[in-house]
Molecule: Bacterial RNase P class A
Organism: bacterium
């Protein structure tokens, strides 16, 4: 210092006037007052009401392995996988040069091959079963009536043999190379890569290296299923106090109804002195509580790779209820343009709490500061 990554701060700043809520005060006063996302309402949960006290189905969510945590579908360190600035230049493939050769040289970095820091992962089974794979293509599970390529002759739109080339497609029956064939083809072989099985060594696991052997039937379970593990239910319009109003000798059905999502098991409560449900007909929607002291916040030390645990001291920071945070001045500040200078014009983002807290996505002007990683160059 160029180029490729992360985290964290921040969310303009000070005066000065007049205006809001709430909370103390007898008063003068005093003390406090939207966010990192208050957003979306997607996932946990705390509280709150039901069920005497439970059981199971069946729905449904998670889905790698090991930790955090109140708890998650979160988070954190691992694994495997893809991606990734960039590297290589052994083979193939292009390009240019030599050159009586099927040679040789030179580039490029297309295909191959490796891959930083970090970023995603809807990451359990397809060999237990079903079922999909449109269209296009010959052909999408057992493949050949497409170009193509060999080989025959009776030279025909003919017969046999291929399945590399090429089209078509998301995908075409592992890949790359060599050989070898009449032309091909894992049909040999070398490296790889999927899978199966077995065995060394590592590591709590997931996995990893390594070595032996067997195989070639592709995807898809965010299909249905199958495995493992969780899960009652409705919500602050939850729930509860107080005042305060009212009106049923009503009518109809008629034998079951209800215990807070569906089904069953148990168990309880109510009904022919008519439950349940339906029709008409009367009151009421006001106040207070919940409502803010938290799985809270800040420092410092110790443990831990870390999430994040423990000690120890500090602090008290919105609770409205149609719903507070505004307006006006003045100074300075930051980026962005013109300008020779002075200095001029113009922008300062996304956006407002409603019962609370851990998370996830999403929006976000400018601007500090820290790491992290290839490469370069200087000590």
């Nucleotide at each position: 210092c160029u180029g490729g990554g992360g985290a964290g701060g921040a969310a303009c700043g000070c005066g000065g006037c007049u205006g809001c809520g709430c909370c103390c005060u007898a008063g003068c006063g005093g003390g406090u007052g939207a966010g990192g996302a208050a957003a979306g309402u997607c996932c946990g949960g705390g509280c709150g009401c039901c069920g005497a006290c439970g059981g199971g189905c069946a729905g449904g969510a998670u889905g790698c392995c090991a930790g955090c945590u109140a708890a998650c579908g979160g988070c954190u360190g691992g694994g495997c996988g893809a991606c990734g600035a960039g590297u290589g230049g052994a083979c193939g493939g292009c390009u240019c040069c030599c050159c009586c050769g099927u040679g040789g040289g030179a580039g490029c970095g297309c295909g191959c091959a490796c891959g930083a820091a970090g970023u995603c992962g809807a990451c359990g089974g397809a060999a237990a079963g079903u079922g999909c794979c449109a269209c296009a293509g010959a052909a999408a599970c057992g493949a050949g009536u497409c170009u193509g390529c060999c080989g025959g002759c009776u030279a025909g739109u003919c017969c046999g043999g291929u399945g590399a080339u090429g089209g078509u497609g998301a995908a075409a029956c592992g890949g790359u190379g060599c050989g070898g064939u009449a032309a091909g083809a894992g049909c040999g072989c070398a490296c790889c890569c999927c899978u199966c099985g077995g065995g060394u060594g590592g590591g709590u696991a997931a996995c990893c290296u390594c070595c032996c052997g067997g195989g070639a039937g592709g995807g898809c379970a965010a299909a249905c299923c199958c495995c493992a593990u969780c899960u009652g239910g409705c919500g602050c319009a939850a729930g509860g106090u107080c005042c305060g109003a009212c009106a049923g000798c009503a009518g109809g059905c008629g034998a079951g109804g209800g215990g807070u999502g569906g089904c069953c098991c148990a168990c309880c409560c109510c009904g022919a002195u008519g439950a349940c449900c339906c029709u008409c007909a009367g009151g009421a929607u006001g106040a207070c509580c919940g409502c803010u002291c938290g799985a809270g916040c800040c420092g410092c030390c110790g443990g831990g790779u870390g999430a994040c645990c423990g000690g120890c001291g500090g602090c008290c920071u919105a609770g409205a209820u149609a719903g507070a945070u505004a307006g006006c001045c003045g100074c300075g500040g930051u980026c962005u343009c013109c300008g020779c200078c002075a200095g001029g014009a113009g922008a300062c983002a996304c956006a407002g709490a409603a019962c609370c807290c851990g998370g996830c996505u999403u929006a976000c002007c400018a601007c500090c500061u820290c790491c992290c990683c290839c490469g370069a160059c200087c000590a």